Small-subunit ribosomal RNA, central domain from a metagenome, 369 nucleotides, folded computationally. It matches the Rfam family "Bacterial small subunit ribosomal RNA". Model confidence (mean pLDDT): 83 of 100. The RNAcentral record of the full RNA draws on SILVA.

Context: one part of a larger RNA
RNA sequence: UUGGGCGUAAAGAGAUGCGUAGGUGGUUUAGUAAGUCCUUUGUCAAAUACCACGGCUUAACUGUGGAAAGGCAGGGGAAACUACUAGAAUAGAGAUAGCGAGAGGUAGAUGGAAUUCCUGGUGGAGCGGUAAAAUGCGUUGAUAUCAGGAGGAACACCAAGGGCGAAGGCAGUCUACUGGUCCUAUUCUGACGCUAAGGCUCGAAAGCGUGGGUAGCAAAACGGAUUAGAUACCCGUGUAGUCCACGCUGUAAACGAUGGAUAUUAGAUGUUUGGUUCAGUGUUUAGCUUCGGCUAUGUACUGGAUUGAGUGUCACAGCUAACGCAAUAAAUAUCCCGCCUGGGGAGUACGGCCGCAAGGCUAAAACUC
Numbered sequence: 001u002u003g004g005g006c007g008u009a010a011a012g013a014g015a016u017g018c019g020u021a022g023g024u025g026g027u028u029u030a031g032u033a034a035g036u037c038c039u040u041u042g043u044c045a046a047a048u049a050c051c052a053c054g055g056c057u058u059a060a061c062u063g064u065g066g067a068a069a070g071g072c073a074g075g076g077g078a079a080a081c082u083a084c085u086a087g088a089a090u091a092g093a094g095a096u097a098g099c100g101a102g103a104g105g106u107a108g109a110u111g112g113a114a115u116u117c118c119u120g121g122u123g124g125a126g127c128g129g130u131a132a133a134a135u136g137c138g139u140u141g142a143u144a145u146c147a148g149g150a151g152g153a154a155c156a157c158c159a160a161g162g163g164c165g166a167a168g169g170c171a172g173u174c175u176a177c178u179g180g181u182c183c184u185a186u187u188c189u190g191a192c193g194c195u196a197a198g199g200c201u202c203g204a205a206a207g208c209g210u211g212g213g214u215a216g217c218a219a220a221a222c223g224g225a226u227u228a229g230a231u232a233c234c235c236g237u238g239u240a241g242u243c244c245a246c247g248c249u250g251u252a253a254a255c256g257a258u259g260g261a262u263a264u265u266a267g268a269u270g271u272u273u274g275g276u277u278c279a280g281u282g283u284u285u286a287g288c289u290u291c292g293g294c295u296a297u298g299u300a301c302u303g304g305a306u307u308g309a310g311u312g313u314c315a316c317a318g319c320u321a322a323c324g325c326a327a328u329a330a331a332u333a334u335c336c337c338g339c340c341u342g343g344g345g346a347g348u349a350c351g352g353c354c355g356c357a358a359g360g361c362u363a364a365a366a367c368u369c
Stems, first nucleotide, its partner, number of pairs: 004340003007323002012337001014202002017200002022195003027088006034082002036078009050066006092192001093189003096185003100181001104178007111155001116150007126137002163170002207248006216242002221237004259336006267314017285296004318325002342369003351362004
């Protein structure tokens, strides 16, 4: 080891992406009989306990008889379910073919705006900054403006709770390579599925190592203000860092604070992207023509209906302590994993494992309320 839970009260691990063991598993036929069910034999000493009838006046106590349940071992039987063996099918799953959308990933190339700096021209006293100032910059010519150049980082508009990705996350443009996914066809395989302890992999920012790079921004640091003080908020500077390559770290309010899979259960209304169908508009080609057009066909766009896959809002039943959730469930069920068990001590100590370090993972107790 029951039971109850995990959106917000304690509790869903960052992703559970890949997947081992394990658990679990759709339809159907036949067989076996391990589990399962029925029956039977042996045994489980006696006493005790239970039931019936007796004996002491009753009871306690005690005598006689009886029975059940269960365990173990064996025999006989049943075959629905689980399991196993053999076979079959296709609704799950996968493959194939065709089409589609997308900031999915990696590498390379390239573009314009802006900031800063440098050179030159114009110009001549301020600029900058704030609530107000000052520090600061400027006659060795700043700010402003024009021309040219250098370099780094980020990509306005498009842009939308719009798209893609397992999550972290992903946005100028082009090219190459590459992952996933939707729809249609039902062509193939034939349960190959689901989950997943350990394990492997990925994992924002900050941080660390080596080597580059450094425009802007900016921890630390310095200065100016504010203030009673001001180790801050505001201002002027400014180094790590932010960027790149390779390696490490492995944590976040890593959040939908909601694990994954499957199925079922009223609706309404947006939006993204496919299929089918109808209508309209533009257009290509062909035929007919009364030269007005009509029919057929291809293509682009718009709208309606319908059917998928996503993504939002509202709302019924139901659920919830309430808030709220409500087909993207927190409803109704099944399977698997993770986690919780009063507050503090404490996500700490010790030990172990990992790390260059910072630290991470695992994880108590005394004591106290």